A computed fold for a 524-nucleotide part of an RNA from Betaproteobacteria bacterium GR16-43, annotated as small-subunit ribosomal RNA, 5' domain.
Lineage of the source: Bacteria > Pseudomonadati > Pseudomonadota > Betaproteobacteria.
Rfam family: Bacterial small subunit ribosomal RNA.
Context: one part of a larger RNA
RNA sequence: GAUUGAACGCUGGCGGAAUGCUUUACACAUGCAAGUCGAGCGGCAGCGCGGGGGCAACCCUGGCGGCGAGCGGCGAACGGGUGAGUAAUACAUCGGAACAUGUCCAGUUGUGGGGGAUAGCCCGGCGAAAGCCGGAUUAAUACCGCAUGAGCUCGAGAGAGGAAAGCGGGGGACCGUAAGGCCUCGCGCGACUGGGUUGGCCGAUGUCCGAUUAGCUAGUUGGCGGGGUAAUGGCCCACCAAGGCGAUGAUCGGUAGCUGGUCUGAGAGGAUGAUCAGCCACACUGGGACUGAGACACGGCCCAGACUCCUACGGGAGGCAGCAGUGGGGAAUUUUGGACAAUGGGGGAAACCCUGAUCCAGCCAUUCCGCGUGAGUGAAGAAGGCCUUCGGGUUGUAAAGCUCUUUUGUCCGGAGCGAAACGGUUACGGUGAAUAUCCGUGACUACUGACGGUACCGGAAGAAUAAGCACCGGCUAACUACGUGCCAGCAGCCGCGGUAAUACGUAGGGUGCGAGCGUUAAUC
Numbered sequence: 001g002a003u004u005g006a007a008c009g010c011u012g013g014c015g016g017a018a019u020g021c022u023u024u025a026c027a028c029a030u031g032c033a034a035g036u037c038g039a040g041c042g043g044c045a046g047c048g049c050g051g052g053g054g055c056a057a058c059c060c061u062g063g064c065g066g067c068g069a070g071c072g073g074c075g076a077a078c079g080g081g082u083g084a085g086u087a088a089u090a091c092a093u094c095g096g097a098a099c100a101u102g103u104c105c106a107g108u109u110g111u112g113g114g115g116g117a118u119a120g121c122c123c124g125g126c127g128a129a130a131g132c133c134g135g136a137u138u139a140a141u142a143c144c145g146c147a148u149g150a151g152c153u154c155g156a157g158a159g160a161g162g163a164a165a166g167c168g169g170g171g172g173a174c175c176g177u178a179a180g181g182c183c184u185c186g187c188g189c190g191a192c193u194g195g196g197u198u199g200g201c202c203g204a205u206g207u208c209c210g211a212u213u214a215g216c217u218a219g220u221u222g223g224c225g226g227g228g229u230a231a232u233g234g235c236c237c238a239c240c241a242a243g244g245c246g247a248u249g250a251u252c253g254g255u256a257g258c259u260g261g262u263c264u265g266a267g268a269g270g271a272u273g274a275u276c277a278g279c280c281a282c283a284c285u286g287g288g289a290c291u292g293a294g295a296c297a298c299g300g301c302c303c304a305g306a307c308u309c310c311u312a313c314g315g316g317a318g319g320c321a322g323c324a325g326u327g328g329g330g331a332a333u334u335u336u337g338g339a340c341a342a343u344g345g346g347g348g349a350a351a352c353c354c355u356g357a358u359c360c361a362g363c364c365a366u367u368c369c370g371c372g373u374g375a376g377u378g379a380a381g382a383a384g385g386c387c388u389u390c391g392g393g394u395u396g397u398a399a400a401g402c403u404c405u406u407u408u409g410u411c412c413g414g415a416g417c418g419a420a421a422c423g424g425u426u427a428c429g430g431u432g433a434a435u436a437u438c439c440g441u442g443a444c445u446a447c448u449g450a451c452g453g454u455a456c457c458g459g460a461a462g463a464a465u466a467a468g469c470a471c472c473g474g475c476u477a478a479c480u481a482c483g484u485g486c487c488a489g490c491a492g493c494c495g496c497g498g499u500a501a502u503a504c505g506u507a508g509g510g511u512g513c514g515a516g517c518g519u520u521a522a523u524c
Base pairs, nucleotide, nucleotide: 001524002523003522004521006520007519008518009517010516013371014370015369016368017367018366020363021329026327027326028325030324031323032322035074036073037072040071041070043067044066047065048064049063050061051060052059053058081282082281083280090207091206092205093204094203095202096201099199100198104195105194106193107192108191109190110189111188112146114144115143122135123134124133125132126131152161153160154159166187167186168185169184170183171182174181175180208254209253210252215245216244217243220242221241222240223239225237226236227235257279258278259277260276261272262271263270264269284305285304286303287302288301307318308317309316310315335361337360338359339358343357344355345354346353347352374404375403376402377401384395385394386393387392410460411459412458413457414456418451423445424444425443426442427441428440429439430438468513469512470511471510472509473494474493475492479508480507481506482505483504489496490495
């Protein structure tokens, strides 16, 4: 000199953009943060409509809109947080072969026929509660057989094994009393092939300090055979051999998430890893598996432990390193806000629902950038202050006065982009028996804004609403007076202060920066 997620002191007008627990991975009150689908299912707790009964209160009724709880599907493995652990099961770069992949895309093909249960509801019982037990009954895209099976799996071959589910819209003939059959469209379901995406695994190179850590290692190193896995492999096991690593630093100890980047520097390098992005690890502490395409799972389960809470003492409940917020720690770090309008995600055919992701607003000079605190004129060089050689000098065109302007602020009025899709109508094309439906393209068109009556625009009055901080001995830009008298004090270094202190304190003046200025800490 540059820089910072800074803090402290004094001071503080506005706007834009960004950042904001670096410390206790300390403990957490409260609310919210993951649901959705009735076009999978049986149903109907509550609400509304219709119908019936009743003088009325009200009662009955799933017939309709819908829908609590339940079964079932998908999601909950994403998104969000934190950096404890980890010096290599990590990360970065470059390669590799023995793998998996729900949803998505392309293609081939199938979707036939049966069965037994079980939640819910009802009845009964136990318990303070959390919750649980028994009986009866019921459905499915829940579950289980049978059939078929090109391809698939196993097998040298012969051969063996092995699947599925329906739901919704529309309709001219024909059948049917009707439901419907039948046809058709859409969404699904099973099997297989290929692709895409994502992930698992292996290797090489690089990645901090200590030798006052020199030897380390028995599943250890390799082989054979098995087990296990989606898959290779001592990953695990039996047997066999005695290997493997190490001064090119093994082992041990300490410290640490890694990278793109960031800061500095002419560069080489040094330091660092907040925000943003990629990867990893973790979710009260330790361990374990289940489900699933995917987890050994932050807001799932089980066990153990510590802690907190409820209890009828028998037994139960919990996990903010999600967003806010509280206590504590600390020099120190924000609101228990608004909205799903946009972007994105989950579910759904869709309407739509959910979304503390996100978008916004609030707080803080924490940082960066921009603007303002007025402009011109004005010598009697006013008054006052300070200094003085008492002549004067200086503050100083500074003020006052006069003439203007109106950024910011205040008041009044107008007023956005972000919103185009989905939806509706219609034309054409495709599907189709069809002028049903559905899909695609075009035209026309309705609705939807948290921010916010904000940005922005116009108008009104009025210099009105707005300057401080540090320094002035040398380094280092800027000097005098008074007070003090080795005292009080200053200080980054040299050093000032013991009666004329440009170095302490105050004042006048000056210098530097300026909504900031200094100090402290830290890095180059």
The prediction has a mean pLDDT of 86.